[in-house]
Molecule: c-di-AMP riboswitch aptamer (ydaO/yuaA leader)
Organism: Syntrophomonadaceae bacterium
RNA sequence: GCCAUUCUCUUGCUGAAUCUUAAUCGUAAUUAAGAACGGGGGAACCAUUUUCGGGGUGAAUCCUUAUUUAAGGAAGGGUGCCUUAUAGCCCUAAUCCGUCAGCUAACUUCGUAAGCAGGUGUAAGGAGAGGAU
Repeated sequence: GCCAUUCUCUUGCUGAAUCUUAAUCGUAAUUAAGAACGGGGGAACCAUUUUCGGGGUGAAUCCUUAUUUAAGGAAGGGUGCCUUAUAGCCCUAAUCCGUCAGCUAACUUCGUAAGCAGGUGUAAGGAGAGGAU
């Protein structure tokens, strides 16, 4: 140095919402640009039918009971190195457009917020670090 076996460890999370440069500037913050990530509009072909309006972002919709509160269930989403399965726990909001937008290449346009936690368990596979034989 390489190989095999074995043990221990890997903590920030939801979300697209991060990074870099320059200027203002005491820091933070703000502005501009770029990269990266995400969303909207937008042909042909295909598809669709407009007040019981319609549509977008998002997991956040639907059903049943009920007295208005509320409860339960189904579907969907999250859960700490990564993937899958399973059990447990948690969420199932909010908001925008304004009569209007299906898909959609070229093209065009917008956002980069907000809110929180102190490691959920088991099984299989995988990655990295360290130790032992």